[in-house]
RNA sequence: UGAGUAGACUAGACAGCCGCGCAGAGUCCACACUUCACGUUGUGGACAGAGUGAGGAAAGUCCCCACUCCAGAGAGCAGGGUAGCGGGUAACACCCGUCCGCCGUGAGGCGAGGAAUAGGGCCACAGAGACUACGGCCGGUUGCCAUCGUUACAUGCGAUUGCGACCGGAGUGAAAAGGGUAACCUCUACCUGGAGCAAGGCCAAGAGAGGGACGUUGAGGCGGCUCGCGGAGUCCCGGGUAGGCCGCAAAGAGGCGCGGCGCAAGCUGCGGCCCAAGAUAGAUGGCUGUCCGCGACAGAAUGGGGCUUAUCGGUCUACUCAACAC
Numbered sequence: 001u002g003a004g005u006a007g008a009c010u011a012g013a014c015a016g017c018c019g020c021g022c023a024g025a026g027u028c029c030a031c032a033c034u035u036c037a038c039g040u041u042g043u044g045g046a047c048a049g050a051g052u053g054a055g056g057a058a059a060g061u062c063c064c065c066a067c068u069c070c071a072g073a074g075a076g077c078a079g080g081g082u083a084g085c086g087g088g089u090a091a092c093a094c095c096c097g098u099c100c101g102c103c104g105u106g107a108g109g110c111g112a113g114g115a116a117u118a119g120g121g122c123c124a125c126a127g128a129g130a131c132u133a134c135g136g137c138c139g140g141u142u143g144c145c146a147u148c149g150u151u152a153c154a155u156g157c158g159a160u161u162g163c164g165a166c167c168g169g170a171g172u173g174a175a176a177a178g179g180g181u182a183a184c185c186u187c188u189a190c191c192u193g194g195a196g197c198a199a200g201g202c203c204a205a206g207a208g209a210g211g212g213a214c215g216u217u218g219a220g221g222c223g224g225c226u227c228g229c230g231g232a233g234u235c236c237c238g239g240g241u242a243g244g245c246c247g248c249a250a251a252g253a254g255g256c257g258c259g260g261c262g263c264a265a266g267c268u269g270c271g272g273c274c275c276a277a278g279a280u281a282g283a284u285g286g287c288u289g290u291c292c293g294c295g296a297c298a299g300a301a302u303g304g305g306g307c308u309u310a311u312c313g314g315u316c317u318a319c320u321c322a323a324c325a326c
Stems, first nucleotide, its partner, number of pairs: 001322010012291007020053003026047007034039001055297001059308002062306005067196004074227004079192005084098005099113001100111004114187002119185002121181003137169008146160005200246004210237005221229002252275001254274002256271006292295001
């Protein structure tokens, strides 16, 4: 210098103006409550200013949790999941270490890596035969039948065909009584009830009645089946309401720094350190100026840990290979 490998970070910057959501405080107004009255409190609205407002994936919803409900959540079977070994974690199919196998010159990458005498299935092409298979081909020995020859129909001998027996061989193929495959069923070990924030709880408002079906000889329910639990309603027609609050938003499986333990993932101690989106028609945007490398994929909806997928570019760290120079 070129080509790569692994990982981390960033995701236009600054200024001005306009606009939107949110929570709290201020001023004013209205209503309600309270009081003898002033006041205070609550709810709603307006105003001006300040604060704050998407991501590394917010995505796919593919795993695992928290949380909630379902007999005070129970049993068995079925079904599903995981799979070298060890560790981490709240948990996992995630992460770390390591062995083995494969790929790569290498840094590294990938692995669907339990079991093949428990059983079943399958093994392309080639080959006679691919599973307790090999009807076949070649050579040798030999038994029986038939025909022919040797001389004359017999015996004997010889040859040939057919049907067998034994020995040996060639060839095919990854594999020919010795195997492969569990990325086929299966077996083994371990795990596993279901539904999901439209979970679920509360308030307000409204729903007159009436009709039908099933059910105390046990329904609906416990989302496969059986048992078991439980104990009076359930469904349809006819009708009503479709508003608000909580869950849910600032604090925890959090981040950062330092120390200790560990190869690492990570764990742990200390800290006068840091942290504030949050709606319910759903906010997070637009314009102008300057600069650069001219800006990709894409947007929260209960919360978290992962995986996977999408992504214009840029920066940094460690390492590998090749060529050259010293």